[in-house]
RNA sequence: CUGGCUCAGGAUGAACGCUAGCGGCAGGCUUAACACAUGCAAGUCGAGGGGUAACAGGGGAGCGUGCUUCCGCGACCGGCGCACGGGUGCGUAACGCGUAUGCAAUCUACCUUGUACAGGGGAAUAGCCCAGGGAAACUUGGAUUAAUGCCCCAUAGUAUUAUGAAAUAGCAUUAUUUUAUAAUUAAAGAUUUAUCGGUACAAGAUGAGCAUGCGUCCCAUUAGCUAGUUGGUAUGGUAACGGCAUACCAAGGCUACGAUGGGUAGGGGCCCUGAGAGGGGGAUCCCCCACACUGGUACUGAGACACGGACCAGACUCCUACGGGAGGCAGCAGUGAGGAAUAUUGGACAAUGGGCGAGAGCCUGAUCCAGCCAUGCCGCGUGCAGGAAGACGGCCCUAUGGGUUGUAAACUGCUUUUAUACAGGAAGAAACACCUCUACGUGUAGAGGCUUGACGGUACUGUAAGAAUAAGGACCGGCUAACUCCGUGCCAGCAGCCGCGGUAAUACGGAGGGUGCGAGCGUUGUUCGGAAUUACUGGGCGUAAAGGGUCCGUAGGCGGGCGAUUAAGUCAGUGGUGAAAGUCUGCAGCUCAACUGUAGAAUUGCCUUUGAUACUGAUUGUCUUGAGUUAUAGUGAAGUUGCCGGAAUAUGUAGUGUAGCGGUGAAAUGCAUAGAUAUUACAUAGAACACCGAUUGCGAAGGCAGGUGACUAACUAUAUACUGACGCUGAUGGACGAAAGCGUGGGGAGCGAACAGGAUUAGAUACCCUGGUAGUCCACGCCGUAAACGAUGGAUACUAGCUGUCCGAGACCUUGAGUCUUGGGCGGCGGCCAAGCGAAAGUGAUAAAUAUCCCACCUGGGGAGUACGUUCGCAAGAAUGAAACUCAAAGGAAUUGACGGGGGCCCGCACAAGCGGUGGAGCAUGUGGUUUAAUUCGAUGAUACGCGAGGAACCUUACCAGGGCUUAAAUGUAGUGGGACAGGGGUGGAAACACUCUUUUCUUCGGACUCAUUACAAGGUGCUGCAUGGUUGUCGUCAGCUCGUGCCGUGAGGUGUCAGGUUAAGUCCUAUAACGAGCGCAACCCCUGUUGUUAGUUGCCAGCGAGUCAAGUCGGGGACUCUAACAAGACUGCCGGUGCAAACCGUGAGGAAGGUGGGGACGACGUCAAAUCAUCACGGCCCUUACGUCCUGGGCUACACACGUGCUACAAUGGUCGGUACAGCGGGCAGCCACUACGCAAGUAGGAGCGAAUCCACAAAACCGGUCUCAGUUCGGAUUGGACUCUGAAACUCGACUCCAUGAAGGUGGAAUCGCUAGUAAUCGCGCAUCAGCAUGGCGCGGUGAAUACGUUCCCGGGCCUUGUACACACCGCCCGUCACACCAUGGGAGUGGGCUGCAAAAGAAGUGGGUAGUUUAACCUUCGGGAGGACGCUCACCACUUUGUGGUUCAUGACUGGGGUGAAGUCGUA
Repeated sequence: CUGGCUCAGGAUGAACGCUAGCGGCAGGCUUAACACAUGCAAGUCGAGGGGUAACAGGGGAGCGUGCUUCCGCGACCGGCGCACGGGUGCGUAACGCGUAUGCAAUCUACCUUGUACAGGGGAAUAGCCCAGGGAAACUUGGAUUAAUGCCCCAUAGUAUUAUGAAAUAGCAUUAUUUUAUAAUUAAAGAUUUAUCGGUACAAGAUGAGCAUGCGUCCCAUUAGCUAGUUGGUAUGGUAACGGCAUACCAAGGCUACGAUGGGUAGGGGCCCUGAGAGGGGGAUCCCCCACACUGGUACUGAGACACGGACCAGACUCCUACGGGAGGCAGCAGUGAGGAAUAUUGGACAAUGGGCGAGAGCCUGAUCCAGCCAUGCCGCGUGCAGGAAGACGGCCCUAUGGGUUGUAAACUGCUUUUAUACAGGAAGAAACACCUCUACGUGUAGAGGCUUGACGGUACUGUAAGAAUAAGGACCGGCUAACUCCGUGCCAGCAGCCGCGGUAAUACGGAGGGUGCGAGCGUUGUUCGGAAUUACUGGGCGUAAAGGGUCCGUAGGCGGGCGAUUAAGUCAGUGGUGAAAGUCUGCAGCUCAACUGUAGAAUUGCCUUUGAUACUGAUUGUCUUGAGUUAUAGUGAAGUUGCCGGAAUAUGUAGUGUAGCGGUGAAAUGCAUAGAUAUUACAUAGAACACCGAUUGCGAAGGCAGGUGACUAACUAUAUACUGACGCUGAUGGACGAAAGCGUGGGGAGCGAACAGGAUUAGAUACCCUGGUAGUCCACGCCGUAAACGAUGGAUACUAGCUGUCCGAGACCUUGAGUCUUGGGCGGCGGCCAAGCGAAAGUGAUAAAUAUCCCACCUGGGGAGUACGUUCGCAAGAAUGAAACUCAAAGGAAUUGACGGGGGCCCGCACAAGCGGUGGAGCAUGUGGUUUAAUUCGAUGAUACGCGAGGAACCUUACCAGGGCUUAAAUGUAGUGGGACAGGGGUGGAAACACUCUUUUCUUCGGACUCAUUACAAGGUGCUGCAUGGUUGUCGUCAGCUCGUGCCGUGAGGUGUCAGGUUAAGUCCUAUAACGAGCGCAACCCCUGUUGUUAGUUGCCAGCGAGUCAAGUCGGGGACUCUAACAAGACUGCCGGUGCAAACCGUGAGGAAGGUGGGGACGACGUCAAAUCAUCACGGCCCUUACGUCCUGGGCUACACACGUGCUACAAUGGUCGGUACAGCGGGCAGCCACUACGCAAGUAGGAGCGAAUCCACAAAACCGGUCUCAGUUCGGAUUGGACUCUGAAACUCGACUCCAUGAAGGUGGAAUCGCUAGUAAUCGCGCAUCAGCAUGGCGCGGUGAAUACGUUCCCGGGCCUUGUACACACCGCCCGUCACACCAUGGGAGUGGGCUGCAAAAGAAGUGGGUAGUUUAACCUUCGGGAGGACGCUCACCACUUUGUGGUUCAUGACUGGGGUGAAGUCGUA
């Protein structure tokens, strides 16, 4: 930088957790259109009718007191209503909905208006009565009866229909008006006499129906669909148009602008979100649609194919006397079930509205109210003011004290919303009806009066007392406002993402404190936002995901200059519509608000109409610059095809020739005495074309290379003429398309998958070698992919330069295979770079710049270019192309490091060259392991292992066993008291300890000493070195590590510090966008090497003197040595050479020393969570009659073994004996100890000197001489026996030393490995610390005193530069795949079971329509016989349930099987 994930905001018909004082307004089955007990939800009219016989009750009147009548009224006939209101969202992707039109193609009860009318007659039938059937539901027969029920006749045009004519209008069928002819249909009464009702027609209003334009989800892994299908004619049907239906005719119709199929879904006003554009939704309210147990059907009616109607079929439930019946809460309540989840079987018709009615009125689960629920929105409250001893308590800290909780509380004063009690107490009511009055047109309008409240004694108001009645939940690591303590210890847990938790957790749990909300607060789900993360507004595609392999070209998109016409797009105005509610704004009403009312705006849309004409479009005319045609000249590895050529290779034949050839890192397989390889000649074969040859050329790409011919195409330049926008791009489509592969037929030299053999290797199914089949080649046909890449689609235009080259052209000099110079244009191939662009690297006229047009493609990583489906292919496979699941990343470019069996340069005892060791032996010592009661603990590659320990018999000591003590041990301070304490003896005991006896202070009188006691501070070698300080090791005495300012870069960072030299060195010089500086290097410090000055004891002794066997022993001396202070000296200073300089070289000079003279101290930034809590200190944790402390004994010393470090050796450069020399550093009073004696000796007993330049100490190798003579020895000394010595209470475990005796292994050490570059290695002894005693260790000291370094290829380590990187815990990194195990989702799968659905059939209820032999029939006609008409039955057609067969599609499941994902640890390998 890209890119995903996540969060902060809003919303919700929500749910869950904790909590809860009040009110207002709203909302409340999102799931099972699952099943429903019970009640209610549609009736009304007696002013339509017969009636009053059914039930119950009441009132009035009459009286004859048990009758009549009235108010009224069940059931029935009749009218109107039941098609509204209410519910739900199954179905539906549709003219269903929305919007805008149309109906000249329609209907409309009740209502309003207008005109006209209502004459006469008839036949029935419920009820009632009688008789039956049945359990019931219900039903049969007979008799009789009414109507505003039904029928007939009359009357009628401004009604309807049909046929004409004229005028007008219309897109047309046709319509309107006028007119002519023919045909046809009406009516009802009631009653209070004033009205209501009735019929026909017309108009209006309302409602409904139909048609059309536009809009209206996802899937192409659904691409073709359609026979009533599309159209016509005729007929039927309907209120009406129409294939709506039927017959006939024609063959159409839809579809890439997505038909058909599948999935999902009621649509809209609106709601949420958003800056908007959009995205999501369709609860409540309103409009429309659909549905009413499931499916079908019609009847009635103005209207239904009807939620609380009918019939049929099916499923289910219920009743039953088993014969039959009944039912449909998706109305309001309510029940069960489902579910995370959603309320009362309430009141009232008071208001609003509806039905009926003349009206009173009745009905109304519509509605208005109340109940439940923090479900939401809004409002109110839980007090206010004062009050510091900054109280108690809590919490925290650096803890005698502070901080915080906190004016918080207490306390004082005030207020009373709300709650409680009491009292008062609404608005919502306007009316209808009735009464009175007014007006006029006598039934209307107006006025007044009267009546009516479910809610509800509710809202509201007043009074009373009193802070009284009322606060929680979440969070506090970052995002994100808010921090500490305790507990826990990768446990328990948290978590939206990152992540937190493994003993100091601001992240878990608790507490204190705090933050933000607040009657709520959080969590979960969903959705928009943030997300410019699908980008119209508003993204990209060289390397991050993304340019099709290339071209041609269809549809489509876009398109040059100048005119004209038009007005489709576009712009402006007008009219209609865009329901109300909602939103916004103003105002108003509830105390405010939510809420509500009112007015306006808005409703971005659609339709109509009038204009404008720049641009786009359409039509038309014209132009030449885009594009193309022609001619001439040229260019090239452009293509196809034929012919020809030489070199090489192989093979064959023949010759020469002899033992090997070949091959490799080295070999072997292989070939060869049957003559190879080599060489000569000839012949044959196939494939490929050296040199030229190149950032060369050509081609659309793939690709194309010997020469030459034929055919074809392209490109370039020039020229005139021609066409006149003919262009660009290009979905679907077509053609071409490397290599490999496939098919058929040839060919086959070389090469060469597979395969075989030989090697390599732990293995080697590889790399290497020897062979070798397909293939590679040709012809024809497939395949159709590549890192098919410039990882960069095509076209056009435009935008600074410099430089080269290819193909041409021109000019000059000259003629040659030519050479040189110059400028311009065009086409191609390259390089560098400005601006710009870009995340950067880069790109930069051949753009990745600036613009336009068109196409392709992308949207986190994995799963996966996989599965399924489909298409193509002979196959291999290709094309198209998901999901589940899983992760919080994956990725690009650049930066700094680290790393590399990358590169370059350089250094180091790093190698090499040498010397001596270790590794083998014995012993010492440390470690591991083992053992043990304990073998205390720590250190563990280099950087642990003779380390902590500079010294374990007790002590030390921390470990073990046993026995004791518990404020006890030690120390200090302060106070008080005693005068002793200590000591000595005894008993018990292992001792500590316990008991007991005994003795007893000093004093300068200040005190000292000691004990006891009190107060304060215990103690811990217990844990954590991964909480720490301090100290230390190592890289490494390596040359590095950084900073300020400046500059470069978006930034991380870079530069400086790099480059060229030089150095031990980032040492110095030169150059330089760097200039300076710091920590390191070096120097300054110490020792040593030379000299000088000063000083001269305990050191020294040259000269002088004394003196001794001898001796600086003495006097003396300062010369010398030495001692120990100061100073000098060395700086590449001088000379020569090289070099710009720095510097280097020199057998240079001088000098004691020469290029850092030698050695030491000194260790940059940092690394290793390196070491140490057991040196010490310290945070936290832990123990407190013990993990503290005292004592005795034991252990740290064990011992099949392994390792490290050393000592002594293996011998003659030696051992042994004797003799003779020469040091330095240091040490010494509980000490060093001369000397003497004794002892073989260790040592002992005496005893001078010395607190030390004075005294104490034999240096050893070496040298001289003797002996040993190559042996397990006169080497070596282990081990063991005996006897001692010393230290110490004490040497058994467990000291050192001495003597005698013993005399082991060992004859120079495998692989491997260590140290050292000069006074070094090697070798020799001496001293010191620790220490009673104990050293082969450590630290020092001197003596003797070498060898070698050509050199930097290699091993190890390090420094600088550069390069690659997928590493950053940094290569001991990272990481891939199989296998094994567990879990998860998924594909295939013999099949199995469901859902939906197509086709072909069967079947045929109810119903409607048609037909009609049969049966039957009130109204009308009749000649009385019958007829017309109807009904039933039968039958035909259509059709639901249902059934059969066969397909499609989808879901679930399935032995087995395939891959995938995740997982702590595992296996095998790893260029």
Small-subunit ribosomal RNA from an uncultured prokaryote, 1471 nucleotides, folded computationally.